Predicted 3D model of a 249-nucleotide part of an RNA (large-subunit ribosomal RNA, domain VI) from a Patescibacteria group bacterium.
It matches the Rfam family "Bacterial large subunit ribosomal RNA".
[in-house]
Context: one part of a larger RNA
RNA sequence: CGCGGAAACUUGAGAAGGACAUUCCUUAGUACGAGAGGACCGGGAAUGACGAAGCUCUAGUGUACCAACUGUCCCACCAGGGGCACCGCUGGGUAGCUAUCUUCGGUUAGGAUAAACGCUGAAAGCAUCUAAGCGUGAAGCCGUCUUCAAGAUUAGGUUUCAUAGGUUGGUCAGAGAAUAUGACCUUGAUAGGCUCUAGGUGUAAGGCCCGCAAGGGUUUGAGCCGAGGAGUACUAAUAAACCAUCUGA
Numbered sequence: 001c002g003c004g005g006a007a008a009c010u011u012g013a014g015a016a017g018g019a020c021a022u023u024c025c026u027u028a029g030u031a032c033g034a035g036a037g038g039a040c041c042g043g044g045a046a047u048g049a050c051g052a053a054g055c056u057c058u059a060g061u062g063u064a065c066c067a068a069c070u071g072u073c074c075c076a077c078c079a080g081g082g083g084c085a086c087c088g089c090u091g092g093g094u095a096g097c098u099a100u101c102u103u104c105g106g107u108u109a110g111g112a113u114a115a116a117c118g119c120u121g122a123a124a125g126c127a128u129c130u131a132a133g134c135g136u137g138a139a140g141c142c143g144u145c146u147u148c149a150a151g152a153u154u155a156g157g158u159u160u161c162a163u164a165g166g167u168u169g170g171u172c173a174g175a176g177a178a179u180a181u182g183a184c185c186u187u188g189a190u191a192g193g194c195u196c197u198a199g200g201u202g203u204a205a206g207g208c209c210c211g212c213a214a215g216g217g218u219u220u221g222a223g224c225c226g227a228g229g230a231g232u233a234c235u236a237a238u239a240a241a242c243c244a245u246c247u248g249a
Base pairs, nucleotide, nucleotide: 001151005161006160007159008158009157010156014148015147016146017145020048021047022046023045024044025043026042032037050105051104052103053102054101058099059098060097061096065092066091067090069088070085071084072083073082074081075080110142111141116136117135118134119133165243166242167241168240169185170184171183172182173181190236191235192234193232194231195230196229197228199225200224201223206219207218208217209216210215
């Protein structure tokens, strides 16, 4: 830009993906075989690799979370803190992201076939699966399953609306390079703040008590805390503009 206004929901021409393998148990030490050995068919259970989704568990990361520790400089000093030292180092760790973790998948009809095996059957009084005709038959083919899909220009369909709708602008994240997508814009919980809470760290500071002191106890599962959850209009989403709007020109 097209699909002769808009929104939502769709059909599926067509395309892509998938299709796996192994082991064990049973049937059965059966059939078969002198023995050694040792099945078809059928039923069941696991595992591997691969793939998809996810973060409840396990594990990792988690550079504006918590604690401990060293050196040095600073806050006049003590105490308590701050800066720097690879995030200074060490022990943990929420959300998110992740795999080694978790869940799931490769199934089953059906159809047409290959090799192969047949039925009927002439040419060729017989025979012959083939010449006419009709079957069985594979992890393979078409489908069944998953995803995309009307630029499928053959541009499809349905429903509703048509003073419909869309965009710009703003607050944002289940989205993200920009864009797009999605949520929200006071008739509001969209983000921040605040309150509560999950969770993390692990008992703050100050005071009091004990001890000559180092230190210990108590107040105290305390204090602090990024992304999680809920609530709450305190802050910011103000105000508005533009395009478009059938039964025609």

NCBI's taxonomy places the organism under Bacteria, Bacteria candidate phyla. Model confidence (mean pLDDT): 86 of 100.